The part of an RNA shown here (small-subunit ribosomal RNA, 3' major domain) has 474 nucleotides and comes from an uncultured bacterium. Its Rfam family is "Bacterial small subunit ribosomal RNA". Gene Ontology terms of the family: ribosome and structural constituent of ribosome.
Context: one part of a larger RNA
RNA sequence: UGACGGGGGCCCGCACAAGCGGUGGAGCAUGUGGUUUAAUUCGAAGCAACGCGCAGAACCUUACCAGCCCUUGACAUCUGGGUCGCGGAUACCGGAGACGGUAUCCUUCAGUUAGGCUGGACCCAAGACAGGUGCUGCAUGGCUGUCGUCAGCUCGUGUCGUGAGAUGUUGGGUUAAGUCCCGCAACGAGCGCAACCCCUAUCCUUAUUUGCCAGCACGUAAUGGUGGGAACUCUAGGGAGACUGCCGGUGAUAAACCGGAGGAAGGUGGGGACGACGUCAAGUCAUCAUGGCCCUUACGAGUAGGGCUACACACGUGCUACAAUGGCGAGUACAGAGGGUUGCAAAGCCGCGAGGUGGAGCUAAUCUCACAAAGCUCGUCGUAGUCCGGAUUGGAGUCUGCAACUCGACUCCAUGAAGUCGGAAUCGCUAGUAAUCGUGGAUCAGAAUGCCACGGUGAAUACGUUCCCGGGCC
Numbered sequence: 001u002g003a004c005g006g007g008g009g010c011c012c013g014c015a016c017a018a019g020c021g022g023u024g025g026a027g028c029a030u031g032u033g034g035u036u037u038a039a040u041u042c043g044a045a046g047c048a049a050c051g052c053g054c055a056g057a058a059c060c061u062u063a064c065c066a067g068c069c070c071u072u073g074a075c076a077u078c079u080g081g082g083u084c085g086c087g088g089a090u091a092c093c094g095g096a097g098a099c100g101g102u103a104u105c106c107u108u109c110a111g112u113u114a115g116g117c118u119g120g121a122c123c124c125a126a127g128a129c130a131g132g133u134g135c136u137g138c139a140u141g142g143c144u145g146u147c148g149u150c151a152g153c154u155c156g157u158g159u160c161g162u163g164a165g166a167u168g169u170u171g172g173g174u175u176a177a178g179u180c181c182c183g184c185a186a187c188g189a190g191c192g193c194a195a196c197c198c199c200u201a202u203c204c205u206u207a208u209u210u211g212c213c214a215g216c217a218c219g220u221a222a223u224g225g226u227g228g229g230a231a232c233u234c235u236a237g238g239g240a241g242a243c244u245g246c247c248g249g250u251g252a253u254a255a256a257c258c259g260g261a262g263g264a265a266g267g268u269g270g271g272g273a274c275g276a277c278g279u280c281a282a283g284u285c286a287u288c289a290u291g292g293c294c295c296u297u298a299c300g301a302g303u304a305g306g307g308c309u310a311c312a313c314a315c316g317u318g319c320u321a322c323a324a325u326g327g328c329g330a331g332u333a334c335a336g337a338g339g340g341u342u343g344c345a346a347a348g349c350c351g352c353g354a355g356g357u358g359g360a361g362c363u364a365a366u367c368u369c370a371c372a373a374a375g376c377u378c379g380u381c382g383u384a385g386u387c388c389g390g391a392u393u394g395g396a397g398u399c400u401g402c403a404a405c406u407c408g409a410c411u412c413c414a415u416g417a418a419g420u421c422g423g424a425a426u427c428g429c430u431a432g433u434a435a436u437c438g439u440g441g442a443u444c445a446g447a448a449u450g451c452c453a454c455g456g457u458g459a460a461u462a463c464g465u466u467c468c469c470g471g472g473c474c
Base pairs, nucleotide, nucleotide: 008474009473010472011471012470013469015465016464019429020428021427022426023425026320027319028318029317030316031315032314033313034311035310042053043052064306065305067303068302070300073129077128078127079126080124081123082122083121084120087106088105089104090103091102092101093100094099109119110118111117131295132294134293135292136291140289141288142284143283144282145280147278152191153190154189155188156187157186158167159166160165171182172181173180197272198271199270200269202240203239204238205237206236207235212229213228216227217226218225243266246260247259248258249257250256322422326381327380328379329378330377331376332375338369339368340367343362344361348357349356350355388419393414394413395412396411397410398409399408435457436456437455438454439453440452441451
């Protein structure tokens, strides 16, 4: 000077408390440990590993395993020699395929000083070299997590101290804030805070199509369907608006705080992006890059098959439930945000259904995915392992794809397990939040209960800071 204390003071945070809903018990999904295995590729490890890298493992991916196979190599540059082609399509033979062999067809090397001169492509041989998801994240760059959106971290000059260093940055108030005010041997400044950026909440203006329809007509079984309109909504450009600006009170007359008015919005309006100096030799050599080390007929390359999907068990994260605020049946209403030409696909028809057929329209405010669901109305069930719950299994199918055996999703019929609200313990959330309901997207041929986004319905509680956890100042 720091760090630490079961030392003190002050202060904050869903930290506790007050509430609401969960996890821990069940079944399943998914990740991990362990075990097993020829292989179950590798990494991630308290918070900050464990629905994490993986925005999607049947083949591919794929790095793993047991076979088969290649050796200047699957990929790059160069040197020597040869050919003028290469290349593409089809068929046959051997083979699991890679690969090896044969035949047919299409086809034009280019420039040119006319010289096997230059360029290009392929083949052959040798060599420089290629190649490595092999090791080291404790050799590194870059990127990232975390403390933490916590309010801190520093510098110049001056002053004090022999010096390390201190001061400033402490003190009195105040704030979300080292925010601001006052004081002060300090005076200033920088990185952070805030603001500037984006979305959202109100209004004005401009624009008026593919969106809109008040008023005027036309038409229909019905529909902005048509003429038309530019009001309204929306869309998307520009602006206005909020600043403690005004009033009262408190306060040191300050900063500020409390209350009020006006206002769509009030004291940072709500949300996002944005992460100081640094910490954890934190994570990543498997995105990439890269030093060093190692392999070089293999630790490189190709191929078909298997594995990453195993299963006595243990843990994390989720989904579905255990029911009547419910299940089932019938009828009926209202979103937002997205995607679509290798695509989205309507009407109609077929099928109980998954789906098939069909192909209008759409490069999209036009067409389409696309019926939102919870909700509301009526009926039924009557507390039962049930008309709850749906695991598991049998059968029959659909779709994608070269191919669903290992190992896909979905549908129908049958089956109908555990489960009657969960021990110790533990998690999230302070408002359009929690809870609950559905919708879309990325990845993607197919394959979400995950992830990312969107709207619908919509609470309870906060006395307070003694205690637990984390953090800031003295």
The coordinates come from a structure-prediction model, not an experiment, and the mean pLDDT is 84. The full RNA is in RNAcentral, with records from SILVA.